[in-house]
RNA sequence: UGGGACGGCCGGGGGGCCGCCUUCCUUCCCGUACGGGAGGGGGGGAGGAACUUCCGGACUCCAGAGGACGCGGUGCCCGUCGAAAGGCGGGACGCGGGGGACGCAAGGCUCCCGCGAUGGAAAGUGCCACAGAGAACAUACCGCCCCGGCGCGAGCCGGGGUAAGGGUGAAAAGGCGAGGUAAGGGCUCACCGCUCCGGGGGCGACCCCGGGGGCUAGGCAAACCCCGUCGGGAGCAAGGCAUAGGGCGGGCAGGCGCGGUCCGCGCCCCGGCGUAGGCCGGGAUCCGUCCGGUGGCUGCACGAGAGAAAUGGUCCCCGCCCGGCGCGAGCCGGGGCACAGAAUCCGGGGUAUAGGCCGUCCCAGACG
Numbered sequence: 001u002g003g004g005a006c007g008g009c010c011g012g013g014g015g016g017c018c019g020c021c022u023u024c025c026u027u028c029c030c031g032u033a034c035g036g037g038a039g040g041g042g043g044g045g046a047g048g049a050a051c052u053u054c055c056g057g058a059c060u061c062c063a064g065a066g067g068a069c070g071c072g073g074u075g076c077c078c079g080u081c082g083a084a085a086g087g088c089g090g091g092a093c094g095c096g097g098g099g100g101a102c103g104c105a106a107g108g109c110u111c112c113c114g115c116g117a118u119g120g121a122a123a124g125u126g127c128c129a130c131a132g133a134g135a136a137c138a139u140a141c142c143g144c145c146c147c148g149g150c151g152c153g154a155g156c157c158g159g160g161g162u163a164a165g166g167g168u169g170a171a172a173a174g175g176c177g178a179g180g181u182a183a184g185g186g187c188u189c190a191c192c193g194c195u196c197c198g199g200g201g202g203c204g205a206c207c208c209c210g211g212g213g214g215c216u217a218g219g220c221a222a223a224c225c226c227c228g229u230c231g232g233g234a235g236c237a238a239g240g241c242a243u244a245g246g247g248c249g250g251g252c253a254g255g256c257g258c259g260g261u262c263c264g265c266g267c268c269c270c271g272g273c274g275u276a277g278g279c280c281g282g283g284a285u286c287c288g289u290c291c292g293g294u295g296g297c298u299g300c301a302c303g304a305g306a307g308a309a310a311u312g313g314u315c316c317c318c319g320c321c322c323g324g325c326g327c328g329a330g331c332c333g334g335g336g337c338a339c340a341g342a343a344u345c346c347g348g349g350g351u352a353u354a355g356g357c358c359g360u361c362c363c364a365g366a367c368g
Stems, first nucleotide, its partner, number of pairs: 001364010012318007020045011047339001051350002054348005059235004071231005076091006092118001093116008102107001119226002124224002126220003141166002143162008174192002177189003193215001194213008239280003248271003254268005283302001285301001287299002290296002319337004323332003
């Protein structure tokens, strides 16, 4: 200098004009008043993911003795942060890759790196593509061995044994070495693996040692399922406040009307329900002071708030990318500026993202 891996951060900047949403101040006009209308000025106005709606909560309403069933989330262990979900660190086990010593081999041991939704496959059901003779009450394609027949012979035909070898496959019904056998086979034995029992170690996941068993019990639970554990339901169109008109109820205590009086009725009136329209829907925040901790008091800073939904358009300068021209510094002025757009709020997970910056490490080249 170039390339790459991982982690963190930014994600165009400045200005003019015309607009949009919101809030505050203010002028004028109408109106008895509540208020309404027209202008002027100041402040605020998308994101790291606002996307997805996968998980957890705040908040709100509804329901609720208890039990059972169902549904959904979750699933190795320990510690730590956190309201939870989740994150981080360490460890255990499994799988894959590499190195080392041991062993005839199978293989286990040890070190390093990477990955893992990692309870249960000896409760039950289901599935195991393609290839292959055979894929879970195993299987005979090739090969090997035995017997019978035929043939001069190489061999052929028929019957049977065999899972050691070949072949197929992600997987072939324990592995490997020896004995044994017609050939073979846990048929027998040692070792490795598996599993049960006992003892020991560790907070724990789990590990170590000894003994027995028998070769059965292949894989998949991100298939159903079983086990442990957690979870009431619905979601801001949640809900709340006050309510025009209309409707319902009340009583003539008061006013008006039905020419005077009484009764009655109607309107005003009173009450509750409540629609349109209106308003509200409140901070799990940062930093500091004080109190021994938790937590709280207090100060300061920060704060989008629309409601069919504002956050836009245009122009100039700069920045960056592509293209053209030029030997070059550069010029032209042609094209472009990632993913994406709040909707009650907050914490996570996942996904998308042009270009750029910083840090650590690795590789290659050049120079000293």
Predicted 3D model of a 368-nucleotide RNA (Bacterial RNase P class A) from an Elusimicrobiota bacterium. The prediction has a mean pLDDT of 77. The model forms 92% of the base pairs in the Rfam consensus. RNAcentral holds the sequence, with entries from ENA. The gene name in the source record is rnpB. Its Rfam family is "Bacterial RNase P class A". Rfam describes the family as follows. Ribonuclease P (RNase P) is a ubiquitous endoribonuclease, found in archaea, bacteria and eukarya as well as chloroplasts and mitochondria. Rfam classes the family as a ribozyme. Taxonomically the source falls in Elusimicrobiota (Bacteria, Pseudomonadati).